[in-house]
């Protein structure tokens, strides 16, 4: 890295518009919120050690916030 399995958190918020299956979906904005894609910051820590690598910490730009789909750090097994 690939395959399989497990995998959390946070408004089913609200206004407008559109679709048509008339009650659902989608888009944009606003406020609130989450951290476990990514990104950034500090630096614990680590190493082939004075130079490098750096987080599950911090920030939320991105992403995400009913179920479901998708995503998902990390863990287990196999190659």
């Nucleotide at each position: 890295g690939u395959g399989c399995g497990g995998g959390a958190g946070a408004g089913a918020g609200u206004g407008c518009c559109g679709g048509c299956u008339u009650g659902c979906c989608g888009g944009c904005g606003c406020c609130g919120c989450c951290g476990a894609a990514g990104g950034a910051g500090c630096a614990a820590c680590c190493g082939c050690c004075c130079c490098g690598g750096a987080a599950u910490c911090u920030c939320u730009c991105a992403g995400g916030c009913a179920g479901g789909c998708a995503g998902g750090a990390c863990c287990g097994c196999a190659c």
A computed fold for a 79-nucleotide RNA from uncultured Allosphingosinicella sp., annotated as Glycine riboswitch aptamer. It matches the Rfam family "Glycine riboswitch aptamer". Gene Ontology term of the family: glycine biosynthetic process. Rfam's curators write: This family represents the bacterial glycine riboswitch.